Predicted 3D model of a 120-nucleotide RNA (Glycine riboswitch aptamer) from Nocardioides mesophilus. Rfam family: Glycine riboswitch aptamer. Rfam links the family to the GO term glycine biosynthetic process. NCBI's taxonomy places the organism under Bacteria, Bacillati, Actinomycetes, Nocardioidaceae, Nocardioides.

[in-house]
RNA sequence: UGACACCGCGCGGGAGAGUCUCCGCCGGGCGCCGGUCCCCGUGAUCGGCGCACCGUCGCGGAGCGCCGAAGGGGCAAUUCCUCCCCGGAACCUCUCAGGCGCCCGGACCGGGCGGAACAG
Numbered sequence: 001u002g003a004c005a006c007c008g009c010g011c012g013g014g015a016g017a018g019u020c021u022c023c024g025c026c027g028g029g030c031g032c033c034g035g036u037c038c039c040c041g042u043g044a045u046c047g048g049c050g051c052a053c054c055g056u057c058g059c060g061g062a063g064c065g066c067c068g069a070a071g072g073g074g075c076a077a078u079u080c081c082u083c084c085c086c087g088g089a090a091c092c093u094c095u096c097a098g099g100c101g102c103c104c105g106g107a108c109c110g111g112g113c114g115g116a117a118c119a120g
Stems, first nucleotide, its partner, number of pairs: 001120001006115004011110003018064001020063006026055003029051009038041001065100003071096001072094003
């Protein structure tokens, strides 16, 4: 001086899959009914009910469908062994968890700064 690997912090990139069904709620709109007030009108205001209307995919729950890249589960070769069991990876596989607009998150990839330690 100090590579690879390791630890911490931070940066950039980073896929997939529902305009499904039902129920409830919020706001608005429309319709009907009723109450109150007055200047008695095609008025104002309040309440109830309904809607196969709308909503910075409005919010939530359930069901069904789907995705595979947090996490988690499963295993092949090899190794050990007389043999079996056990142990044994992944973007494979399962889909428990998670997710199915954007954001967030995200396996993984590439830089930056700092630290510790070591081969050369």
The sequence is in RNAcentral, with records from Rfam.
Model confidence (mean pLDDT): 76 of 100.